The prediction has a mean pLDDT of 81.
This is a predicted structure of an 81-nucleotide RNA (transfer RNA) from Candidatus Kaiserbacteria bacterium RIFOXYB1_FULL_46_14.
It was read from a public genome assembly.
Rfam family: tRNA. By type it is a transfer RNA.

RNA sequence: GCUGGAGUGGUGGAAUGGUAUACACGUGCGACUCAAAAUCGCAUGCCGCAAGGCUUGAGGGUUCAAGUCCCUCCUCCAGCA
Numbered sequence: 001g002c003u004g005g006a007g008u009g010g011u012g013g014a015a016u017g018g019u020a021u022a023c024a025c026g027u028g029c030g031a032c033u034c035a036a037a038a039u040c041g042c043a044u045g046c047c048g049c050a051a052g053g054c055u056u057g058a059g060g061g062u063u064c065a066a067g068u069c070c071c072u073c074c075u076c077c078a079g080c081a
Base pairs, nucleotide, nucleotide: 001080002079003078004077005076006075007074010025011024012023018064026044027043028042029041030040031039045054046053047052057073058072059071060070061069
């Protein structure tokens, strides 16, 4: 240099162009216990007092609607030269 794959909350990770973050882990609070572990319940992206707004590596485009399709770029992995 060329080709292919990947990038999503604190972590892993799902999502057919139609509620962004299902599910699990972790964390917080509570229940249970003499106390703890285990188990169970609730909560848990960011900003905001709230209403509401923002958010899928970055920036653009297509579309009524984009994590998903298209373009450029960044980072990582693999292959080729």